[in-house]
RNA sequence: AACGGCGUGGCGCAGUGGUGAGCGUGCCUGGCUCAUAACCAGGAGGUCGUCUGUUCGAUCCAGACCGCCGUUA
Repeated sequence: AACGGCGUGGCGCAGUGGUGAGCGUGCCUGGCUCAUAACCAGGAGGUCGUCUGUUCGAUCCAGACCGCCGUUA
């Protein structure tokens, strides 16, 4: 430099146009227990990498840029 993949709560991931953005784990509170763990219930936490465009509507499609990984030179 070219090409490919990825970017979504603290961490790991799902969701590939349609009106509640979710799962596991972690965190907080309460319950249970003599107590801890486990278990049960509830809760907080996301401008879906950035900008622009397409569309009635974008996490999802298009373009540019940024970052990470890989292959080739």
Notes
The RNA shown here (transfer RNA) has 73 nucleotides and comes from Rhodothermaceae bacterium TMED105. RNAcentral holds the sequence, with entries from ENA. The organism belongs to Rhodothermaceae, within Bacteria. The coordinates come from a structure-prediction model, not an experiment, and the mean pLDDT is 82.